Notes
Model confidence (mean pLDDT): 80 of 100. Glycine riboswitch aptamer from Youxingia wuxianensis, 91 nucleotides, folded computationally. RNAcentral holds the sequence, with entries from Rfam.
C1' cells in the first nucleotide's frame, strides 16, 4: 500500500394468511390487550426431511413439514441495495 469473499452495526425495501367464534381478567362503557378453549389457515426467523452423486460417513434450496412463529396496525420478517468497521483473497 491495491482492497475479493466473510461477518457485526445501521439506513431503505420487504410477502403470505380469520381485525374468526366462546369463556375469563382489564376498561366507566365500547375497543384494544392478556390467559384458556375451538374451528380454518401462511411460509419469508429459527427448526424438520432426503434427490442426484457416493455406497461408508455424508448430501442443497425459496423444495417439503408445519414442531416453532404468523393471520388489522404495531412488531418481527428470508432476501435486496446502500454506509461504515473489522478482515487479508488477489495484485
Nucleotide at each position: 500500500a491495491u482492497g475479493a469473499a466473510a461477518a457485526a452495526c445501521c439506513c431503505g425495501g420487504g410477502a403470505g394468511a380469520g381485525a374468526u367464534c366462546u369463556u375469563c381478567u382489564u376498561u366507566u362503557c365500547a375497543g384494544c390487550a392478556g390467559a384458556a378453549g375451538g374451528c380454518g389457515c401462511c411460509g419469508a426467523a429459527g427448526g424438520u426431511g432426503a434427490a442426484a452423486c457416493g455406497u461408508u460417513a455424508g448430501g442443497a434450496a425459496a423444495c417439503u413439514c408445519u414442531c416453532a412463529g404468523g393471520c388489522a396496525a404495531a412488531a418481527g420478517g428470508a432476501c435486496c441495495g446502500g454506509g461504515c468497521u473489522u478482515g487479508g483473497a488477489c495484485g